This is a predicted structure of a 268-nucleotide part of an RNA (large-subunit ribosomal RNA, domain VI) from Halobacterium sp. TGN-42-S1. It was read from a public genome assembly. The coordinates come from a structure-prediction model, not an experiment, and the mean pLDDT is 82. Rfam family: Archaeal large subunit ribosomal RNA.

[in-house]
Context: one part of a larger RNA
RNA sequence: UGUUUGGUGUUUGACAGGAACGUCCGUAUAGUACGAGAGGAACUACGGACGGGUGCCACUGGUGUAUCGGUUGUCCGAGAGGGCACGUGCCGAGCAGCUACGCACCACGGGGUAAGAGCUGAAUGCAUCUAAGCUCGAAACCCACCUGGAAAAGAAACGCCACUGAGACCGCUCGUAGAAGACGAGUUCGAUAGACUCGGGGUGUACGCGUCGAGGCAACGAGACGUUCAGCCCGCGAGUACUAACAGGUCGAUGCCACACACUCAUG
Numbered sequence: 001u002g003u004u005u006g007g008u009g010u011u012u013g014a015c016a017g018g019a020a021c022g023u024c025c026g027u028a029u030a031g032u033a034c035g036a037g038a039g040g041a042a043c044u045a046c047g048g049a050c051g052g053g054u055g056c057c058a059c060u061g062g063u064g065u066a067u068c069g070g071u072u073g074u075c076c077g078a079g080a081g082g083g084c085a086c087g088u089g090c091c092g093a094g095c096a097g098c099u100a101c102g103c104a105c106c107a108c109g110g111g112g113u114a115a116g117a118g119c120u121g122a123a124u125g126c127a128u129c130u131a132a133g134c135u136c137g138a139a140a141c142c143c144a145c146c147u148g149g150a151a152a153a154g155a156a157a158c159g160c161c162a163c164u165g166a167g168a169c170c171g172c173u174c175g176u177a178g179a180a181g182a183c184g185a186g187u188u189c190g191a192u193a194g195a196c197u198c199g200g201g202g203u204g205u206a207c208g209c210g211u212c213g214a215g216g217c218a219a220c221g222a223g224a225c226g227u228u229c230a231g232c233c234c235g236c237g238a239g240u241a242c243u244a245a246c247a248g249g250u251c252g253a254u255g256c257c258a259c260a261c262a263c264u265c266a267u268g
Base pairs, nucleotide, nucleotide: 005162006161007160008159009158010157011156015148016147017146018145021051022050023049024048025047026046027045028044034039052106053105054104055103056102060100061099062098063097067093068092069091070090071089072085073084074083075082076081095235109143110142111141116136117135118134119133167251168250169249170248171187172186173185174184175183192244193243194242196239197238198237199236200234201233202232203231208227209226210225211224212223215220261268
């Protein structure tokens, strides 16, 4: 763009893809069937392991150049607070997110058949699974299962709205989305993002002050304790309109007018 009025929501499922499953072990069957004995099964049911697949992050672990702390050298006169040393100086922790080493799931069954096994049964008075007919029979095929899927031209269905203007888009705030588009949540009749408060979480007890402090004539003084479960930080949750989602613009089935072309006309 089309699907012959426009839109919105919910479905159907033609068709397409998949390996989504595969292997092994154990228990019962059973020391049974079988066998003189020695030995020694299976059908079936259940439990598990490994490989593979899909998804997820409550737990465990990894990462975590957001963050917090310790510490060396040097520089900002010292303190405080910091810069640089890998585009983290090094080290110890670590939320969210992302992940595997973590977690969950990945049947049964039905149908038609192959090789094959048969029933009935003639041609051929017998026989014969086949000629007519019928019953079984595989990890393979079809369904079942998962995913996509109205452009499936027989271009689907249903509900609602609008044609007395439904709906959509731009703009703006954003993220369960994301290379750009797209997708999704909102736009004051509002919790969409930020700020703030609270909750939760990380680090591990801040600066300053007070007391003590090895040593020292003294000045000074590493450090310890208290104030302090402190200080600092948060991509998390809730609350709350304080800030910003404003102002505004565009398309839109229908209707009217003009023009051009085609046409006998209706009309397109």